[in-house]
RNA sequence: CCAGAGGGCCGGGCGGCCGCGCCCUUCGACAAGCUCAGGAUGAGCGGGGAGAAGGUCGAGGAAAGUCCGGGCUCCAUGGAACCACGGUGCCGGGUAACUCCCGGCGGUGCCCUUCGGGACAUCAGGGAUAGUGCCACAGAAAGGAUUCCGCCGGGCUUCGGCUCGGUAAGGUCGAAAGGGUGCGGCAAGAGCGCACCGCGUCUCCGGCAACGGCGGCGGCACGGCAAACCCCACCGGGAGCAAGAUCGAAUAGGGGCGGCACAUGGGCCUGGUUCCGGCUCGUCGCCCGGGUUGAUUGCUUGAGGGGCGGGGUAACCCGUCUCCUAGAGGAAUGGCCGCACAGUCACGUCCGCGAGGACGCGAUGGACAGAACCCGGCUUACAGGCCCUCUGGCAUU
RNA sequence: GGGCGCUUAGCUCAGCGGGAGAGCACUGCCUUCACACGGCAGGGGUCGCUGGUUCAAUCCCAGCAGCGCCCACCA
Numbered sequence: 001c002c003a004g005a006g007g008g009c010c011g012g013g014c015g016g017c018c019g020c021g022c023c024c025u026u027c028g029a030c031a032a033g034c035u036c037a038g039g040a041u042g043a044g045c046g047g048g049g050a051g052a053a054g055g056u057c058g059a060g061g062a063a064a065g066u067c068c069g070g071g072c073u074c075c076a077u078g079g080a081a082c083c084a085c086g087g088u089g090c091c092g093g094g095u096a097a098c099u100c101c102c103g104g105c106g107g108u109g110c111c112c113u114u115c116g117g118g119a120c121a122u123c124a125g126g127g128a129u130a131g132u133g134c135c136a137c138a139g140a141a142a143g144g145a146u147u148c149c150g151c152c153g154g155g156c157u158u159c160g161g162c163u164c165g166g167u168a169a170g171g172u173c174g175a176a177a178g179g180g181u182g183c184g185g186c187a188a189g190a191g192c193g194c195a196c197c198g199c200g201u202c203u204c205c206g207g208c209a210a211c212g213g214c215g216g217c218g219g220c221a222c223g224g225c226a227a228a229c230c231c232c233a234c235c236g237g238g239a240g241c242a243a244g245a246u247c248g249a250a251u252a253g254g255g256g257c258g259g260c261a262c263a264u265g266g267g268c269c270u271g272g273u274u275c276c277g278g279c280u281c282g283u284c285g286c287c288c289g290g291g292u293u294g295a296u297u298g299c300u301u302g303a304g305g306g307g308c309g310g311g312g313u314a315a316c317c318c319g320u321c322u323c324c325u326a327g328a329g330g331a332a333u334g335g336c337c338g339c340a341c342a343g344u345c346a347c348g349u350c351c352g353c354g355a356g357g358a359c360g361c362g363a364u365g366g367a368c369a370g371a372a373c374c375c376g377g378c379u380u381a382c383a384g385g386c387c388c389u390c391u392g393g394c395a396u397u
Numbered sequence: 398g399g400g401c402g403c404u405u406a407g408c409u410c411a412g413c414g415g416g417a418g419a420g421c422a423c424u425g426c427c428u429u430c431a432c433a434c435g436g437c438a439g440g441g442g443u444c445g446c447u448g449g450u451u452c453a454a455u456c457c458c459a460g461c462a463g464c465g466c467c468c469a470c471c472a
Stems, first nucleotide, its partner, number of pairs: 001393010013339006020058002023055005030048001033045005060368001064379002067377005072240004078276006085236005090104005105125001106123004110118002126231002131229002133225003148171002150167007179197006198220001199218004204213003244297004254288007265281005290471003304323008341366001343364003347360005398468007407421004415452001423439005445461005
């Protein structure tokens, strides 16, 4: 330089004016409470507060979908066994945990091709010799198989063929026809024999393992589907901040139906059953009703961000320094103007054979999208910009 | 904010791995003087969309899109 491939980051900038939300400081109309004095009333204390002024901070990489995993909270403290249901599924590691991430293995794809490799992409990638089931149509035959056509041999023949047997190499059908290619062999054929490949199995070697490699044996017996039931291994209690806690206001602890019981019994302990244990004496389920639409809290400092050093191939971990960065609640985070900037379009000048490029001027113009208890992931949407890495080839040093 | 369900003909729905169907509606014919009813025949589908598993997907799995339902507190 040419060709190909992968990843990370940012996602509008600066200034002025006006506006919105939380919090802090100062002022503060009004004003409940306490104390003292008092005839009305006045003085002091702590402290509430409409509003005003000033100041700090104020959306995201996805805040989204709610698809996974946790924290947190409640379910009357439960324990064990069995069953059911749901999820995960090559191996090793990371993590609070995961269906996530990293590394490896194997398969498939793609590329170059010196046929041996390669950056990369992708895989819900356990088990089909545990069992059941399915494989439509077509086809002779769809699963421990089969002779429709064909091929070969015997018999018969009116010479058209018929019949009996052998045969899965060829044809036909199909997504799939019971190992593949080649040589030998045979009446024709066939793992019938042999070589290589595939498959299964055994020993040894390498690797933590998945798995890989050398060699021996087996003549093929073992088709596909588990995102069909299922088997094996492992994991999982349920609900969700409208969880939950405190205060206040109001109302009728009202009515109906059903289940189990009246105490060596019943109900509850949050999938079901049983046992042990615990709580309770009536209890459980469904439906129709009554009242309110308030305040405070949970609430934001956290598995947190950034820098440096160290360990690790990496995900990630450890140490140390430093920073504090929304907490609203029908729900704030916005609007206008100016200046440059990326992009697009038009015109002009110059360069170039050309595609096109550089400069000047003018117009236009910046995506997807808005926190709602909080984190870690995945997925989906997204104008544009910046950067890095890898593979192959050529040239040069 | 959180939890859950549905999408198949114009409408209401069934179907749940191998032919896309039923009722009503629509069209034509018969019947009637005419209409309705009735009878016969017929047309009409991106099974919401996009991928994946499979030989094969309305069905199984995943992701999007649209529509719908439920919830608070007190006694």
Notes:
Predicted 3D model of RNase P RNA and transfer RNA as a complex of 472 nucleotides. Rfam match: Bacterial RNase P class A. Rfam's curators write: Ribonuclease P (RNase P) is a ubiquitous endoribonuclease, found in archaea, bacteria and eukarya as well as chloroplasts and mitochondria.